[in-house]
Molecule: SAM riboswitch aptamer (S box leader)
Organism: Thermoactinomyces mirandus
């Protein structure tokens, strides 16, 4: 890569070294010299991992040495489909809110 499985409304910096971007994409909102990406140190969480209960499998509880992850804004909001409620009134239309699922999308197990 590609399948497959789980999660994604919590949590985490008044630090240090650089300096112009950055929230994947679309369309919006929006962060940003009061310092953005990144690398350092910190920190948060516990997918994986240890340990313990269990007969075992799901599970549950407890750690955090190691592997990843993460540390504005719900995965920032959308995007397809469908349900409700509302509002428009040359229309099998439109159009706002809201909840469902899908779909993309990260993230970590496994398999190829």
């Nucleotide at each position: 890569c590609u399948c497959u499985u789980a999660u994604c409304c919590a949590g985490a910096g008044u630090g240090g070294c650089u300096g112009a971007g950055g929230g994947a994409c679309u369309g919006g909102c929006c962060c940003u010299a009061u310092g953005a990406a990144g690398c350092c140190c910190g920190g948060c969480a516990a997918c994986c991992c240890c340990g313990g209960u269990g007969a075992g499998a799901u599970a549950c509880c407890g750690g955090a040495a190691g592997g990843u992850g993460c540390c504005a804004a719900u995965u920032c909001c959308u995007g397809u489909a469908g349900a409700a409620a509302c509002c428009u009134g040359a229309c099998u239309g439109g159009g706002u809110u809201u909840c469902u699922a899908a779909g993309a999308g990260a993230u970590a197990g496994g398999a190829g």